RNA sequence: UAUUUAGUUAUAGCGCCAGGACAAAGUAAAAUACUUUGUUGACGAGGAUAGGAUUUAUCGAAAGACUCGGCGGAUAAUCCUAUGGCAUGCUUACUGUCAAAAAUAGCACACAAAACCUAGCAGAAAUGCUAAAACAAAAAUGCUAUUACGUAAGUUU
Numbered sequence: 001u002a003u004u005u006a007g008u009u010a011u012a013g014c015g016c017c018a019g020g021a022c023a024a025a026g027u028a029a030a031a032u033a034c035u036u037u038g039u040u041g042a043c044g045a046g047g048a049u050a051g052g053a054u055u056u057a058u059c060g061a062a063a064g065a066c067u068c069g070g071c072g073g074a075u076a077a078u079c080c081u082a083u084g085g086c087a088u089g090c091u092u093a094c095u096g097u098c099a100a101a102a103a104u105a106g107c108a109c110a111c112a113a114a115a116c117c118u119a120g121c122a123g124a125a126a127u128g129c130u131a132a133a134a135c136a137a138a139a140a141u142g143c144u145a146u147u148a149c150g151u152a153a154g155u156u157u
Base pairs, nucleotide, nucleotide: 014072015071016070017069019068020040021039022038023037024036025035026034027033028032043060044059045058049082050081051080052079053078054077055076083099084098085097086096087095089155090154091153092152093151094150102147103146104145105144106143107142108141118131119130120129121128122127
């Protein structure tokens, strides 16, 4: 360095569970309450230059007990600093701006998973898992319109 085997990771709608809800067992005469053991508790799209601070972290789908509530985390937004670029042939400084590159407005364009339904599997149950079909929005991209497309110094042709 390569190969093989085994384990781990490949995760940010992500992880967890003290509230709530639900199931089973037990206790109590019962309503129901309590105890124990469990179940549920974010569906995908999009999103990463580095560090720090702040904040209620973008978009729709589904649902109408939950995606509700709580804790932790987080690729979000804004600001600051730094790095590398774009605005000019090059260099430096500034200014603006981007993380692929000026701002605003309008128009066009595309894509998902779950839920649901069906079937199968696991479980005593709540419920979970698997397979198959359909359907978004935003960012992005393209076009159009308006404005902007720089300042100073040096330098090459």
GlmS glucosamine-6-phosphate activated ribozyme aptamer, 157 nucleotides, folded computationally.
The sequence was found by an Rfam model in a public genome assembly.
The prediction has a mean pLDDT of 78.